Molecule: transfer RNA
Organism: Pseudomonadaceae bacterium
RNA sequence: GACCCCAUCGUCUAGCGGUCAGGACGCUUCCCUUUCACGGAGGAAACCGGGGUUCGAUUCCCCGUGGGGUCGCCA
Numbered sequence: 001g002a003c004c005c006c007a008u009c010g011u012c013u014a015g016c017g018g019u020c021a022g023g024a025c026g027c028u029u030c031c032c033u034u035u036c037a038c039g040g041a042g043g044a045a046a047c048c049g050g051g052g053u054u055c056g057a058u059u060c061c062c063c064g065u066g067g068g069g070u071c072g073c074c075a
Stems, first nucleotide, its partner, number of pairs: 001071007010025004018055001027043005048064005
C1' cells in the first nucleotide's frame, strides 16, 4: 500500500429497514434477613463520526477514524 472482517449500556453480547434497541454480569432503589450474603421486584445506563439511499437507517451504500487478519513493498 491492496483486500477482507469488526465497531451497540461500565464489560460481554443479541438484534440481516418500522423494537419505548433485548439479555447476562456489574451499578443502584425497595422488599426479604437481627446483620451480611443469597433471593424477589424495580431503576439508570449504549448504536464510532460525516454524508447518501429510503416515507422510515443501529441495520443498506460511500468516505473517514479505530481495532484485527491476509498478501505485498522496503531498490